[in-house]
RNA sequence: AAUAUUCUUCGGGGGCGGGUGAAAUUCCCUACCGGCAGUAAAGUCUGCGAACCUCUGGUUUAUUAAUAUUUUCCAUUGGCCGAUUCGGUGCAAUUCCGAAACCGACAGUAAAGUCUGGAUGAGAGAAGAGAUGC
Numbered sequence: 001a002a003u004a005u006u007c008u009u010c011g012g013g014g015g016c017g018g019g020u021g022a023a024a025u026u027c028c029c030u031a032c033c034g035g036c037a038g039u040a041a042a043g044u045c046u047g048c049g050a051a052c053c054u055c056u057g058g059u060u061u062a063u064u065a066a067u068a069u070u071u072u073c074c075a076u077u078g079g080c081c082g083a084u085u086c087g088g089u090g091c092a093a094u095u096c097c098g099a100a101a102c103c104g105a106c107a108g109u110a111a112a113g114u115c116u117g118g119a120u121g122a123g124a125g126a127a128g129a130g131a132u133g134c
Base pairs, nucleotide, nucleotide: 005130006129007128008127009126010125017029018028019027031114032113033104034103035048036047037046038045043102044101052079053078056075057074058073062069084100085099086098087097088096106117107116108115
């Protein structure tokens, strides 16, 4: 320095202020936030992760004479998956600068990107360490 592998750690932010109301951080005005990789530095490009639905296999609970049905967990297949323009600089930017826009799973609750909950979870991935071989 390279290859494959094991382990450890890390790994999502945000409702200020006001109005209506019996009740809203959910409505209205206003405020605020932006996971990972790629690429000229990206919430809006491309790809990925999470959530939700689903195929198959294994495991497990309950019941049964048995099949069937049902519960938990693991692996796995497919689906679903929001939103940007204009101007400027430049070799190069839907990424920078200026301006004006837009978007945000599920359950609960006065209707939620921001509260509470699944979640002390999972995870794209990031960093580090060990061992092996050259």

This is a predicted structure of a 134-nucleotide RNA (FMN riboswitch aptamer (RFN element)). It was read from a public genome assembly, where an Rfam model found it.